[in-house]
């Protein structure tokens, strides 16, 4: 330099060929126990990497950029 993939909650990751953004772990509270761990319930936590475009409507489609990973040279 070229090609491909990825970027979503504090962490690990889903997300349906466009229509209200989720799970597990972690955090807080409650239940339960004589007490602890395990267990059950609830809550909080997101400008979906950035900027444009298309569309009534974009995490999702198109373009550019940034970062990371892999391959080729």
């Nucleotide at each position: 330099g070229c090609u491909g993939a990825a970027a979503u909650a504090g962490c690990u990751c889903a997300g349906u060929u466009g229509g209200c953004a989720g799970a597990g772990c972690a955090u807080u509270c409650c239940c339960a126990u004589g007490g602890u761990a395990a267990g059950g319930g609830a809550a909080a936590g997101g400008u979906c990497g950035a900027g444009a475009g298309u569309c009534c409507g974009a995490c999702u489609c198109u373009c550019u950029c940034u970062u990371u990973c892999a391959g080729c040279u």
A computed fold for a 73-nucleotide RNA from a bacterium, annotated as transfer RNA. Rfam family: tRNA. Rfam's curators write: Transfer RNA (tRNA) molecules are approximately 80 nucleotides in length. Rfam classes the family as a transfer RNA.